[in-house]
Context: one part of a larger RNA
RNA sequence: CGGAGGAUAUUUGAGAGGAGCUGUCCUUAGUACGAGAGGACCGGGAUGGACGAACCUCUGGUGUAUCUGUUGGGCCGCCAGGCCCAUGGCAGAGUAGCCAAGUUUGGACGGGAUAAACGCUGAAGGCAUCUAAGCGUGAAGCCCCCCUCAAGAUGAGAUAUCCCUGCUUAGGCAGUAAGACCCCUUAUAGACGAUAAGGUAGAUAGGUUGGAGGUGGAAGAGCGGCAACGCUUGCAGCUGACCAAUACUAAUAGGUCGAGGG
Numbered sequence: 001c002g003g004a005g006g007a008u009a010u011u012u013g014a015g016a017g018g019a020g021c022u023g024u025c026c027u028u029a030g031u032a033c034g035a036g037a038g039g040a041c042c043g044g045g046a047u048g049g050a051c052g053a054a055c056c057u058c059u060g061g062u063g064u065a066u067c068u069g070u071u072g073g074g075c076c077g078c079c080a081g082g083c084c085c086a087u088g089g090c091a092g093a094g095u096a097g098c099c100a101a102g103u104u105u106g107g108a109c110g111g112g113a114u115a116a117a118c119g120c121u122g123a124a125g126g127c128a129u130c131u132a133a134g135c136g137u138g139a140a141g142c143c144c145c146c147c148u149c150a151a152g153a154u155g156a157g158a159u160a161u162c163c164c165u166g167c168u169u170a171g172g173c174a175g176u177a178a179g180a181c182c183c184c185u186u187a188u189a190g191a192c193g194a195u196a197a198g199g200u201a202g203a204u205a206g207g208u209u210g211g212a213g214g215u216g217g218a219a220g221a222g223c224g225g226c227a228a229c230g231c232u233u234g235c236a237g238c239u240g241a242c243c244a245a246u247a248c249u250a251a252u253a254g255g256u257c258g259a260g261g262g
Base pairs, nucleotide, nucleotide: 001152005163006162007161008160009159010158011157015149016148017147018146021049022048023047024046025045026044027043033038051106052105053104054103055102059100060099061098062097066093067092068091069090070089071086072085073084074083075082076081110144111143112142117137118136119135120134164262165174166173167172179257180256181255182254183199184198185197186196187195204250205249206248207246208245209244210243211242213239214238215237220233221232222231223230224229
């Protein structure tokens, strides 16, 4: 921009894409078969591999704004306590998120038309013949069934709901309606747009409070020890993303677009 008014939701599915794999074991059954050795079809069940998808409860990885220990310097006048630099200085752990090696899950079942093949009926050709007319069975393959996208499918579909004035006038114009956007707070989204949650009639983000989780026992003080240090106060202190509560802070105020009964 189009889809013969303007919108908001919910959809149909023409079409397109994805998937499609397979082992072993048990049973039927040591049965059928076979002199024996050996050893099934069909059917039922269990458990794997590779591949795919989703997720983070568990097992773990990462986790450069979390916690702790510690080396060498510099600084806060000194002690103590801290901060900065040295690959996050190094080291030990580790929340959320992301992830696999972790967890869950998929291939199925079924239907249709067929291939090779096997048939029925059956003439040409009194017989025979699956074929010439006609009718069946039949594959991991084909088309459905399963998953995803999908009406620019210009063949532009469907359903529900909302909104319908003036001025000029053979043209149109203006402010609006329903609705939407700008703007702003953001994340379950993200390169930017977009998407999604919100904008005071508000829990959207930050802060605060409480909690979870992490770290692992703060500072100060007391006590013990010559001291290094240890113990107690005290599962302390600190704590990014997690879960809640709470308008304290910021989403204020405002602007723009947008139909005329088609």

Source information:
Model confidence (mean pLDDT): 90 of 100. Predicted 3D model of a 262-nucleotide part of an RNA (large-subunit ribosomal RNA, domain VI) from a metagenome.